[in-house]
This is a predicted structure of a 1447-nucleotide RNA (small-subunit ribosomal RNA) from Desulfosporosinus sp.
The RNAcentral record of the sequence draws on ENA.
Lineage of the source: Bacteria > Bacillati > Clostridia > Eubacteriales > Desulfosporosinus.

RNA sequence: GCAAGUCGCACGGACAUAUUUGUGAUUACAUCAAUAAUAUGUUAGUGGCGAACGAGUUAGUAAUACCUUGGUACAUACCUCGAAGUCUGGUAUAGCUCGCCGAAAGGCGGGGUAAUUCCAGAUAGUCCCUCACGGGUAAAGGCGCAAGCCGCUUCGAGAUUGGCCUAGGUCCUAUCAGGUAGUUGGCGGGGUAAUUGCCCACCAAGCCUAUGACGGGUAGGGGAGCUGAGAGGCUGUUCCCCAACGGGGACACUGAGACACGGGUCCCACUCCUACGGGAGGCAGCAGUCGAGAAUAUUCGGCAAUGGGCGCAAGCCUGACCGAGCGACACCGCGUGCAGGAAGAAGGUCUUCGGAUUGUAAACUGCUUUUAUUAGGGAUAAAUUUUUGAUCGUACCUAGUGAAUAAGGGGCUGCUAACUACGUGCCAGCAGCCGCGGUAAUACGUAGGCCCCAAGCGUUAUCCGGAUUUAUUGGGCGUAAAGGGUGCGUAGGAGGUUUAAUGCGUCUUGUUUUAAAUUCUCAGGCCUAACCUGAGCAUUGGAUAGGAUACGGUUAAACUAGAGGGUGCUAGAGGUUGCUGGAACAGCCGGUGUAGGGGUGAAAUCCGUUGAUAUCGGCUGGAACACCAAAGGUGAAGACAAGCAACUGGGGCAUUCCUGACUCUGAGGCACGAAAGCGUGGGGAGCAAAAAGGAUUAGAUACCCUUGUAGUCCACGCCCUAAACAAUGGAUACUAGCUGUCUCGAGUAUCGACCCUCGGGGCGGCGAAGCUAACGCGUUAAGUAUCCCGCCUGGGAAGUACGGCCGCAAGGCUAAAACUCAAAGGAAUAGACGGGGACUCGCACAAGCGGUGGAUCAUGAGGUUUAAUUCGACGGUAAACGAGGAACCUUACCAGGGUUAGAAAUGCCGAUGACCUUCCGGUGAAAGCUGGAAUUUCUUUACUGACAUCGGCACAGGUGCUGCAUGGUUGUCGUCAGCUCGUGGCUUGAGUUGUUCCCUUAAGUGGGGUAACGAGCGCAACCCCUGUUCUGUGUUGCAAGUGUCACAGAAGACCGCCCAGCCGAAAUUCUUGAAAACUUUUUAAGAAUUUCGGCUGGGAGGAAGGCGGGGAUGACGUCAAAUCAGCAUGGCCCUUUGAUACCCUGGGCUACACUCAUGAUACAAUGGCUGAAACAAAGAGUUGCCAAAUCGCAAGAUGGAGCUAAUCUCAAAAAUUCAGCCUCAGUUCGGAUUGGGGUCUGCAACUUGACCCUAUGAAGUUGGAAUCGCUAGUAAUCGCGCAUCAGCUAUGGCGCGGUGAAUACGUUCUCGAGUCCUGUACUCACCGCCCGUCACACCAAGGGAGCCGGGAAAGCUUAAAGUUCGUUCUGCGGAUUAGAGCUAGCUCGGUAACAAGGGUGAAGUCGUAACAAGGCACCGGUAGCGGAAGCUGUCGGUGGAUCAUUA
Repeated sequence: GCAAGUCGCACGGACAUAUUUGUGAUUACAUCAAUAAUAUGUUAGUGGCGAACGAGUUAGUAAUACCUUGGUACAUACCUCGAAGUCUGGUAUAGCUCGCCGAAAGGCGGGGUAAUUCCAGAUAGUCCCUCACGGGUAAAGGCGCAAGCCGCUUCGAGAUUGGCCUAGGUCCUAUCAGGUAGUUGGCGGGGUAAUUGCCCACCAAGCCUAUGACGGGUAGGGGAGCUGAGAGGCUGUUCCCCAACGGGGACACUGAGACACGGGUCCCACUCCUACGGGAGGCAGCAGUCGAGAAUAUUCGGCAAUGGGCGCAAGCCUGACCGAGCGACACCGCGUGCAGGAAGAAGGUCUUCGGAUUGUAAACUGCUUUUAUUAGGGAUAAAUUUUUGAUCGUACCUAGUGAAUAAGGGGCUGCUAACUACGUGCCAGCAGCCGCGGUAAUACGUAGGCCCCAAGCGUUAUCCGGAUUUAUUGGGCGUAAAGGGUGCGUAGGAGGUUUAAUGCGUCUUGUUUUAAAUUCUCAGGCCUAACCUGAGCAUUGGAUAGGAUACGGUUAAACUAGAGGGUGCUAGAGGUUGCUGGAACAGCCGGUGUAGGGGUGAAAUCCGUUGAUAUCGGCUGGAACACCAAAGGUGAAGACAAGCAACUGGGGCAUUCCUGACUCUGAGGCACGAAAGCGUGGGGAGCAAAAAGGAUUAGAUACCCUUGUAGUCCACGCCCUAAACAAUGGAUACUAGCUGUCUCGAGUAUCGACCCUCGGGGCGGCGAAGCUAACGCGUUAAGUAUCCCGCCUGGGAAGUACGGCCGCAAGGCUAAAACUCAAAGGAAUAGACGGGGACUCGCACAAGCGGUGGAUCAUGAGGUUUAAUUCGACGGUAAACGAGGAACCUUACCAGGGUUAGAAAUGCCGAUGACCUUCCGGUGAAAGCUGGAAUUUCUUUACUGACAUCGGCACAGGUGCUGCAUGGUUGUCGUCAGCUCGUGGCUUGAGUUGUUCCCUUAAGUGGGGUAACGAGCGCAACCCCUGUUCUGUGUUGCAAGUGUCACAGAAGACCGCCCAGCCGAAAUUCUUGAAAACUUUUUAAGAAUUUCGGCUGGGAGGAAGGCGGGGAUGACGUCAAAUCAGCAUGGCCCUUUGAUACCCUGGGCUACACUCAUGAUACAAUGGCUGAAACAAAGAGUUGCCAAAUCGCAAGAUGGAGCUAAUCUCAAAAAUUCAGCCUCAGUUCGGAUUGGGGUCUGCAACUUGACCCUAUGAAGUUGGAAUCGCUAGUAAUCGCGCAUCAGCUAUGGCGCGGUGAAUACGUUCUCGAGUCCUGUACUCACCGCCCGUCACACCAAGGGAGCCGGGAAAGCUUAAAGUUCGUUCUGCGGAUUAGAGCUAGCUCGGUAACAAGGGUGAAGUCGUAACAAGGCACCGGUAGCGGAAGCUGUCGGUGGAUCAUUA
């Protein structure tokens, strides 16, 4: 800004135009002014109709709404039909005019006026009131020449629309249980269109409620929509119907209809105008603005169509509507090209470097034109004969141009289709759930590739589904969440047999309704589809009429099988009360008697010479009742135990006498209800929370000990909870058995009892079918069914908070949420573990021998130091280890000096020329750098090739990192006897069986048995050395013969032979018992004989006897064990002027306050020293071993024979034996340390070598706690050799022989291992898991002095408009009410000092409560106490291990 106006054919005016008449002015028929009339047009006002429709919204409303079905005490303008009328008068009023007030809005007064406005009268068929008589009530005209048309009044009928009533349906909450005074009903009035407490007066005391009243919260209802197999669940936007609302609230007026969205009055809030006096307004109409927000459009065109209002009509109005615009918001359709095209282009990515992939994809060639664009033509929608198109020059058609104008989003660990590279390095980040990321990320980011959709694709929110995860269809409750602690019983639910009736449920048929649209089916129309149209089905429901009567209900009658009663018998710790008894205990009195007693793992506190403990006698007291006794009995459960008596409840059996369904269950309700606890009064022996003391301990508010108060006991009254458990509600019926026991009865038998058989009722064990996730249950069901009740729906928060009820209190009953986690839980399996059990083994312990730990030294390690003290190895399983040999080298480390395609490797290109070699210089620590000289090639015609140097290009090099990326190798459990597989069997499955069991073995070795049968890797054996014998060969051995000896081969031992014993199995014979067809078969027990297997002891033979001894050989696996520095190797890193590579000199790896490990030597007399004498084995040697001889005190030197080794050499063996000395001392022990002098190796012994001589002569007198090795040719002890190696730090390592013991009862204990059983909250596997306080941070909720806000209701005061009543009537008063104020509470929410609890949080503190017998078994209830988990008392449970006994 527009969305409700219209009618001049209701009316009087006004205005405009035209015409006519005609007056005046004027010369004027023109013009102007006035007057009258007519026609046309416009319309401010009066009047009529409309404005109550249409359009919008969902605030309120849980029922005055809505839906479905019935009803009537009612109304209904316009419309249709019918009947009858439309006569005569009158008074106003707006407009208009004059005056006045006000800024405006607007208002007041005077005057006169019209009508289809209003009033009066007449008439009254019909109509209204009345029993009747009788009385009462109406109208309007307009247009037209007329016909007539449009109206008006009254009545009746219809149609339509509404009002009211009724039944059923309609969300959550009981932590809302009682509500209601006009409330419920009646009589009489008033009021309404109409019924009614709708309102009033009076009377009565009713009415609603567990089938949920009242209250609180939320919400418009339906047709329908989404989803779902359905039943359902969720929703109520667009379209249709109904309701309600129009800024918040109240009210009436007009009217047919309103208590009225674009009408009125008043109050309140807000906005605007104002001259401050006063006024105006209501977009939840269409657009649009602002605001809020994650977010939602144009201030468009048109009445052409459909529809509405008015009008006789023309027509006017219509933001209803028809259209367009914006928005991928949704649904549908179409396109972004098609065909060919391999040099498989380039580029990208990956790569095993070969290639692969992107990919016929592109380029390129040919074709097409949906779409786009240009040009031309061009509708339907109009109903109609004429006129009329906003959309719209739109749809559509034709022609032209040209692949032209058109592809994105998400994802790629699994669920879930699709994988690589790089970057990053528990960072950055991802994530729906599990989860990914800590240097090789298919999970983060990027790239390439791929997958899924596609003009969309993803995300978020919400609903349904999957979810049988609220289970009516269609779940459960022993142990996973879940049976009420138990009974009695109310309401309710369910209910035996027969007959009859009824026809309520139920079934069937018809009628009617369930609006249309929607869904579905079939057709049709837009090119198709979406969309639209038609027809049908459906609308599972309601009402009503008829029919059926089996079943259920109801009514009536009957029955006896359920139930109850009678009679007889019977068991019992059933209950209550009283009386009585013995043992034990404690105290007191008395006697005897003397020094201890008591208690514990050990002690102490404690008692005792004032006489204990012990013992005897007497007295007193309280509590509990041994044996019987049991898997036993009784009771509803809790529970109940000496004996006797009284009172009393229930049960069982028999009988089949009585009643005649009287039954079952049971929400609420009532009663009972262990222990602890509470109150009052008693009682108090023992025991014993709290408390005290003593111990233990790191501590010990505990476990153990000594005391000890409540309490435990009685009476009365409360409390009302337990693991109140069979973790299993009650009742009924059915479905194999076997066996034990308590109790009743019957039968047979008997004098009787017992035994036996059968029938009931209890209490147990094992088990068919079946059930169960499994464990298990199984006629006492957890089976199969029915009925009723209680309860469950992830863990924690929490059985807590708040509220309510109960209680004296403690507390009980009822009972959430926020928040937080992705689990919590059950049963079973494999392992591991246990301060669980059984069995077995090992130098594991024990029995022995010798050591270590103390001393000195050597070596290694830690630590420290340093320029560097290179690196690795760290319990056992690192530390005389890598290293079987660091002065340089090694060498990896440090300092300094140098080199840069490199010290060494390969290839290519270019240049030079032999290369190599030798000599002389300078500088320098050397390496290196830089000069000079000499010598000088081969092949080929040549090019060139080989070789070398220089330059360049590819590359080298790294003892740099990662052993947690790897190969290979190794350690350890452990030379322990284990670890597995195939087929079969069992189990839902994980898994199991085999592999367990018995005997045996060193052995999973073997045998027997066996749902297992076999097999593999391990064990053993095969191999080597050694011991015996034999054979062969015979040099370098032997004087020889020979064969001690050497070499080679063979034999031998085994489960073999004999005897005895034990165990097991099988067979045969005999005897006895039982069963069945007593011929015979099966089964049980026993005896004898034989055979086989295993073991033990002994014997023969034999060198060796029970594996003869030793070695090599190391299963599946464990420890992310060790090694990137032996080697190899993925990845990463360093190397363009100088390195983490390479060369060199010097230093370091050898340091030294200290600690540890492994060794050597000792501490002496079983010894030391001196002298003499004897006996090995195994090795090594030509850059070597080195003899004889000589020299030196010696190390060694000279020397050079022999030897490539059974020939020669090293080489002397030493302990030993004999003789002598030493005589118990820090020594004639011990040899460290240090001084001096030498020898040898080597370029070189300073840092830093070994050895020799001489001198020196330390500690040490057998070693604390603790700890190691060894079972026989072993330990111990004594020497010898070799490797490495110039030499050596070797006392180490690896070998060799000599001498040569002791002890083992045994498996209780320590450690380790194996097998089986068992418990487990462990599985990173006990170095596990895990609880609570405290400290810190964060979060949500509850309490909370108070503070703030909302809601509903009540009382009082005040009270507008309107209505109504009264009246003294321009007005006033009364009643009522919205609103306002005040008051005391109720309720909901927000906020809050503070205190308390809860939850969460990589590395905090204190302890160790639980899981194993968790180291005191745990848990439940209750009470006290304590930093905390917790401890203790009392009662209860097994959801306790182990052992023993009984069954």